This is a predicted structure of a 77-nucleotide RNA (transfer RNA) from an Acidimicrobiaceae bacterium. The coordinates come from a structure-prediction model, not an experiment, and the mean pLDDT is 84.
RNA sequence: GCCUCCGUAGCCAAGUCUGGUAAGGCAGCGGACUUUUAAUCCGAAGAUCGUGGGUUCGAAUCCCACCGGAGGUACCA
Repeated sequence: GCCUCCGUAGCCAAGUCUGGUAAGGCAGCGGACUUUUAAUCCGAAGAUCGUGGGUUCGAAUCCCACCGGAGGUACCA
């Protein structure tokens, strides 16, 4: 350099193929229970979907470029 895969909440992670209001778990917050902590249970909240652009009525999802990470491979030395 080229090829493939990955990037979604503080952390993990589904959804991408086949476009239609972005699941779930952990952590944190409030509450119940408990002598207290832990455990358990209940509730509410938390998302520029890596960045920019394009297509579209509508994009996490399709297209282009770029950034970051992982793996593979070629050339030079």
It matches the Rfam family "tRNA". Gene Ontology term of the family: triplet codon-amino acid adaptor activity. Rfam describes the family as follows. Transfer RNA (tRNA) molecules are approximately 80 nucleotides in length.